Background:
A computed fold for a 97-nucleotide RNA from Ruminococcus flavefaciens, annotated as SAM riboswitch aptamer (S box leader). The organism belongs to Ruminococcus, within Bacteria. Its mean pLDDT, the model's own confidence on a scale to 100, is 83.

[in-house]
């Protein structure tokens, strides 16, 4: 860089100690009723494997690989819009190339 998703799912545990929600700003929240981080456990089904089926698209099943487990990606920042909303975009996270 391409590409696809990003409104849904996931602990009353265990060791840890103060910070966390990606960055920068504004908000707005989590947190000594225990933060970040690691460890179990849990969700999910991108690659992957088994199975049905097909011109091709697709269905299940399982969990090796990676991901993810506070609020829509917490929400706005740029553009359109009826100024309530929606839509679409940058930015960014994941997977696979």
């Nucleotide at each position: 860089c391409u590409u696809a998703u990003c409104a849904a799912g996931a602990g009353c545990g265990g060791c840890g100690g103060a910070g966390g929600a990606a960055a920068c700003a504004g908000g707005u929240c989590c947190u000594g009723u225990g933060a970040a981080g690691c460890c179990c456990g849990g969700c999910a089904a991108c690659c992957u494997g088994a199975c049905u089926g097909u011109a091709a698209g697709a269905g299940c099943c399982a969990a090796g690989g990676u991901g993810c487990u506070a609020a829509u990606u917490c929400c706005u920042g740029c553009g359109g819009u009826u100024u309530a909303u929606c839509c679409g975009g940058a930015a960014g996270a994941u997977g696979a190339g």